Predicted 3D model of a 1469-nucleotide RNA (small-subunit ribosomal RNA) from Picea sitchensis.
[in-house]
RNA sequence: AGAUUUUGAUCCUGGCUCAGGAUGAACGCUGGCGACAUGCUUAACACAUGCAAUUCGGACGGGAAGUGGUGUUUCCAGUGGUGGAUGGGUGAGUAACGCGUAAGAACCUUCCCUUGGGAGGGGAACAACAGCUGGAAACAGCUGCUAAUACCCCAUAGGCUGAGGAGAAAAAGGAGGAAUCUACCCAAGGAGGGGCUCGCAUCUGAUUAGUUAGUUGGUGAGGCAAUGGCUUACCAAGGUGAUGAUCAGUAGCUGGUCCGAGAGGAUGAUCAGCCACACUGGGACUGAGACAUGACCCAGACUCCUACGGGAGGCAGCAGUGGGGAAUUUUCCACAAUGGGCGAAAGCCUGACGGAGCAAUGCCACGUGAAGGCAGAAGGCCCAUGGGUCAUGAACUUCUUUUCUCAGAGAAGAAACAAUGACGGUAUCUGAGGAAUAAGCAUCAACUAACUUCGUACUAGCAGUCACGAUAAGACAGAGGAUGCAAGCGUUAUCUGGAAUGAUUGGGCGUAAAGUGUCUGUAGGUGGCUUUUCAAGUCCCCCGUCAAAUCCCAGGGCUCAACCCUGGACAGGCGGUGGAAACUACCAAGCUGGAGUAUGGUAUGGGCAGAGGGAAUUUCCGAUGGAGCGGUGAAAUGCGUUGAGAUCAGAAAGAACACCAACGACGAAAGAACUUUGUUGGGCCGACACUGACACUGAGAGAUGAAAGCUAGGGGAGAAAAUGGGAUUAGAUACCCCAGUAGUCCUAGCCGUAAACGAUGGAUACUAAGUGAUGUGCGUAUCAACCCAUGCAGUGCUAUAGCUAACGCGUUAAGUAUCCUGCCUGGGGAGUACGUUCACAAGAAUUAAACUCAAAGGAAUUGACGGGGGCCCGCACAAGCGGUGGAGCAUGUGGUUCAAUUCGAUGCAAAGCAAAGAACCUUACCAGGGCUUGACAUGUUGUGAAUCCUCCCGAAAGAGAGGAGUGCCUUCGGGAACGCGAAAAAAGGUGGUGUAUGGAUGUCGUCAGCUCGUUCCAUAAGGUGCUGGGUUAAGUCCCGCAACGAGCGCAACCCUCGUGUUUAGUUGCCAGCAUUGAGUUUGGAACCCUGAACAGACUGCUGGUGAUAAGACGGAGGAAGGUGAGGAUGACGUCAAGUCAUCAUGCCCCUUACGCCCUGGGUGAUACACAUGCUACAAUGACCGGGACAAAGGGUCACAACCCUGUGAGGGAAAGCUAACCUCAAAAACCCAGCCUUAGUUCGGAUUGCAGGUUGCAACUCACCUGCAUAAAGCUGGAAUCACUAGUAAUCGUCGGUCAGCCAUACGGCGGUGAAUCCGUUCCCAGGCCUUGUACACACCGCCCGUCACACUAUGGGAGCUGGCCAUGCGCCAAGUCGUUACCUUAACCGCAAGGGGGGGAUGCCGAAGGCUGGGCUAUUGACUGGAGUGAAGUCGUAACAAUGUAGCCGUACUGGAAGGUGCGGCUG
Repeated sequence: AGAUUUUGAUCCUGGCUCAGGAUGAACGCUGGCGACAUGCUUAACACAUGCAAUUCGGACGGGAAGUGGUGUUUCCAGUGGUGGAUGGGUGAGUAACGCGUAAGAACCUUCCCUUGGGAGGGGAACAACAGCUGGAAACAGCUGCUAAUACCCCAUAGGCUGAGGAGAAAAAGGAGGAAUCUACCCAAGGAGGGGCUCGCAUCUGAUUAGUUAGUUGGUGAGGCAAUGGCUUACCAAGGUGAUGAUCAGUAGCUGGUCCGAGAGGAUGAUCAGCCACACUGGGACUGAGACAUGACCCAGACUCCUACGGGAGGCAGCAGUGGGGAAUUUUCCACAAUGGGCGAAAGCCUGACGGAGCAAUGCCACGUGAAGGCAGAAGGCCCAUGGGUCAUGAACUUCUUUUCUCAGAGAAGAAACAAUGACGGUAUCUGAGGAAUAAGCAUCAACUAACUUCGUACUAGCAGUCACGAUAAGACAGAGGAUGCAAGCGUUAUCUGGAAUGAUUGGGCGUAAAGUGUCUGUAGGUGGCUUUUCAAGUCCCCCGUCAAAUCCCAGGGCUCAACCCUGGACAGGCGGUGGAAACUACCAAGCUGGAGUAUGGUAUGGGCAGAGGGAAUUUCCGAUGGAGCGGUGAAAUGCGUUGAGAUCAGAAAGAACACCAACGACGAAAGAACUUUGUUGGGCCGACACUGACACUGAGAGAUGAAAGCUAGGGGAGAAAAUGGGAUUAGAUACCCCAGUAGUCCUAGCCGUAAACGAUGGAUACUAAGUGAUGUGCGUAUCAACCCAUGCAGUGCUAUAGCUAACGCGUUAAGUAUCCUGCCUGGGGAGUACGUUCACAAGAAUUAAACUCAAAGGAAUUGACGGGGGCCCGCACAAGCGGUGGAGCAUGUGGUUCAAUUCGAUGCAAAGCAAAGAACCUUACCAGGGCUUGACAUGUUGUGAAUCCUCCCGAAAGAGAGGAGUGCCUUCGGGAACGCGAAAAAAGGUGGUGUAUGGAUGUCGUCAGCUCGUUCCAUAAGGUGCUGGGUUAAGUCCCGCAACGAGCGCAACCCUCGUGUUUAGUUGCCAGCAUUGAGUUUGGAACCCUGAACAGACUGCUGGUGAUAAGACGGAGGAAGGUGAGGAUGACGUCAAGUCAUCAUGCCCCUUACGCCCUGGGUGAUACACAUGCUACAAUGACCGGGACAAAGGGUCACAACCCUGUGAGGGAAAGCUAACCUCAAAAACCCAGCCUUAGUUCGGAUUGCAGGUUGCAACUCACCUGCAUAAAGCUGGAAUCACUAGUAAUCGUCGGUCAGCCAUACGGCGGUGAAUCCGUUCCCAGGCCUUGUACACACCGCCCGUCACACUAUGGGAGCUGGCCAUGCGCCAAGUCGUUACCUUAACCGCAAGGGGGGGAUGCCGAAGGCUGGGCUAUUGACUGGAGUGAAGUCGUAACAAUGUAGCCGUACUGGAAGGUGCGGCUG
């Protein structure tokens, strides 16, 4: 310090997530030790048991123990004094002077300290105790006795009240032989403590906006320690609030703690300060102090005891129990230390505290051994089988003893003369023993350090995010290995950081979320120039304070550290004091530049009201006229012989104002246009007279605000939601057509919204230019208008700097700055619900949450796509010719069937395909019979040469028996080939996966494209080059150009054909010359032909054209002319295209079988569907007879002539040829002559019967051929569809491969005969280039919207039901304070007495809980109901994205199953 995640990729915006630190934590696995800390965060839930506050006999009367007695000692109920208001716990309540901080004045103060005084004289009781009585108990009552530091009276007083007198008001003793000590009373002061007041600060909500009645103030009175509405009577009507009152929710506050660079965010355990509370609520008493945690009274709930009459209790003290919970300890030791209470003291008490125990809860420290050790051991894992790794790790050798066990010694903490230690025989030290007692957890796809194998197969599982798993998973599970941390490690939860993701530091608002529709203006905020005053802000020095602890720094102590101790320091806040005066504010005086007023001009669809006008439309009346009109893509509904439409004339009505008209003018925006009149507003320019900062912005507030809509009254021509009809359509609640109402218009009033947009708030200042047009000036010039130059104001375009994610903005800023204001903080849910305000309504405004997703989004890029555009190609269409689709048959496929019908190929690019040839074999399939180291390979070992023949069982495979044979090489040991046998390695598989692969193949496509290096441009993806103008078959070439070059493709090089030359002439050829039946032979080398080598074609020449280019057109010459024709040749890539069954191959699977051998069957089945072909339907023909002309191929297990024979297939016999020699071999269409005469035929040949032939071991399933007989469908083929541009189509025959034979009509070649058409590129299909739009990128077979149906989830409404909280009102009123009192009672004191005074009772006000009435807030639940969200494969449509097939969207209204449609106005996104 960042990183992952939106995309095909990019930049940005933006959210989600991760890495760090922390914790009173919990959970999982694991666990050696010590030091120091910490330990109910939940039920302020309920509590058994024990303890936690007593002490004083030196205040008092007494009792008891003990002793033989006295004395003494000890203990004690009771009276009395002090303390139980501290300490300890908890955080429920509290949004408050509660806390924090800084001040203040009207107060109190036990114990303690200092000072000055005092303590004299009297008196009456009550407990205890004794007796009696009641009660279960708790406890209580009556009578009697008694002491005090208990109580009362008198006296006294530098004090109190008061001021003229005067009034009220204290005390106590005790111990000691004594000195003396101690206690008591009054007064003053101090210290410490407490009460009160106040400035500032202290969470969220406005869907809480008004609140307050003792409320705010005053006077009198009361009350208090003290001020005060604290209380009360009267008077006044105030107080508080947008700087957020009141109300609601939540919460103890702080020092601090955690995180953070800081600002800041979160938090308030332990320690410390304050506050509050003590079962819940109320109340007072005592006291210095309480409205009191281990006190009292009352009420309530709960628990316990009970003799049922009545009583007792309060762990939020320490332990502990139950309960709750993910979760938090011992019913321990001791007062030794520190501190506290009492006491004169000894001392007693102290669950405060000091310690120990439990818990890895945290932090810190230590250990689990160290050195050497390669045969690189065994074993595990991996493996390419060579090895690698765990791994010097172990073993082994040497060493050490922290820790551990045992034994011995043994502290400090103790302060005090001495004594006194819970911890504790602890820490520590010494010795002995022995490597001995001691390592786990998580992770290993990326983020993120660390990789392999096996298992699993969208299963099991994982997961913080993205995501992983569908048969080779580095992501699951196991193992090996590795990485990280380590007595811990991971997970979960929470806080903070990262997050500049609420932005003061430090964000934004044209298009990503975000500028109010516009203006006026209140509060507020901000504010021009000059000079004073002042000192509030600001700045500086100093002072006080912000407790301690913590943090930081330094030093010190525990062996170090954590921890502890000592000292120091920082900082910001608040207050005080003194100073400075620039800036802001204040005071005062000025100024004119901002702003305004007056004045002279000027432009104007600015507003309002009135008057007038013509064109058009429609309607009505009349006339002419006579059949259609109208409308559409095409039609129909509609109108029309009762006279439409058309034309002419007249009349009426309403609405809107052509041309001018312009990125021109005006207005705040909405908006606003015929002409004219009246009235009225603001702007601009000029000159510079006046005022003198009067300004800017603007929360609330007010005004205005298109269209639609609403109310009332008018009006209603046209057009037109709704509606009706006609079309279109699968449907058509639409688009199109014919009609048509509200509304559109006017008046008056509502509504208050729009894509109300420049998607850009207002104001001011500054920052290059250029160029338009508008308004108005100045200069120059002129007779005048132009022209030229220049200023102000508004309005456009281009562009620099700068800004921006980019697009773009750019003096009219989206630049640079200042001020004010509005708004935003992921998408959806949702601008929705509830509440409130407004509105007649429709609705508007304000405006959430639950839940859900990991994205949603902006700009730009490359592709792909478009029923977008442009250009160009192709037998793509068109123009032609012939087919397919109909028939029969052949072949292939699907389906079906079957024991099996082996397998593969499935749009183009599968289907006469693999298969250039299934009777057995092939063969992979099925049935049956068999084999198990095997049919096949290698090595080891034994044996026999090999090999051949015969017999026998069997369907064969196979088994058995007999015989023949004895080879080759040799170093004489043996060896090689072959057969048979044995064992273990291994063999075998046409078993699976073509989605694990190689190889070779198809297709787009022989289309013209696909890329690279360097440069340049862009933040980048990318672009440029390759685009543009021409041209080409071509990214072919030329020109231009921020590009310059290059590569793979194109072309060429290769082969065949076409011409010629040279050369060579056998088996080929024959002109001349010989010769024959015949180039048969002699001869020839001219020709043909064949083989080889060359030549030839290049737009080379020429004309005009083009840009003087590339080229194109025409011509000449030439065998051939613009690529001469054909072939081979197939760029980067696409289709997870096909092939594991050609072959090869990873992995998986089978191993007496999924291997191998054999026989038979099947691959040939057959209702049907499809594909490719053959033959035909006939006369351009069939048949019969005769006659002619090829090319290219094949041939020795072959081709086979001639001859004989058969109707024929064929058979017999046999010459030749290893082939330019012989042979297959006959070419056919064609020509000549004849016949048939339009018919299911002399067309057509399927099917079937009989008889034969050939191949082969074998011809039934299942071959081919021949002869005779039989003679089916079919008369040119629906929708649709295919091939072909010249020696092509069409047509005719011919050969070959495979092959024993052949199901070949197939496939691949060869030649013969030999056309038609191409105007052209509108359309269909495919393709290329440029451009445009895009919400697509699996790329239009894309994406995607809404209803309906189903499931689940949260939520709104809902007759209501049930709780909780709050305050108000009314009734009743406990305890109790304060009053009243005529009743009762009474020791002290006063009074001669009556009586006063005291106590009780009764009673008044107030008063908790409970009761009643209405209300507010809140929570649960609720039949039914509304929408919303989510969901591997539901239904209906197709609204949006491309001109998305009717451009879309916004507001509004109507309407429809649904998306939606239509009307009106607006926007361009």

Its mean pLDDT, the model's own confidence on a scale to 100, is 85.